[in-house]
Transfer RNA from a Bacteroidales bacterium, 73 nucleotides, folded computationally.
RNA sequence: CGGGGUGUAGCGCAGUUGGUAGCGCGCUACGUUCGGGACGUAGAGGUCGCCCGUUCGAGUCGGGUCACCCCGA
Numbered sequence: 001c002g003g004g005g006u007g008u009a010g011c012g013c014a015g016u017u018g019g020u021a022g023c024g025c026g027c028u029a030c031g032u033u034c035g036g037g038a039c040g041u042a043g044a045g046g047u048c049g050c051c052c053g054u055u056c057g058a059g060u061c062g063g064g065u066c067a068c069c070c071c072g073a
Stems, first nucleotide, its partner, number of pairs: 001072007010025004019056001027043005049065005
């Protein structure tokens, strides 16, 4: 320098044909317990790496860019 892949909640990951952003663990509160753990109920937490475009509507499609990984030179 060229090609490919990945980027979504604190962590690990889903997200179908473009149509309300989810699951597990963790966290908070409450219940249960003498207390804790386990269990149960409820809840908080995201501008989907960043910018632009297409569209009535983008995590999803297009362009650019950044970080990491792999391959090639």
Description:
The sequence was found in a public genome assembly. Taxonomically the source falls in Bacteroidales (Bacteria, Pseudomonadati, Bacteroidota, Bacteroidia). Rfam family: tRNA. From the family's description: Transfer RNA (tRNA) molecules are approximately 80 nucleotides in length.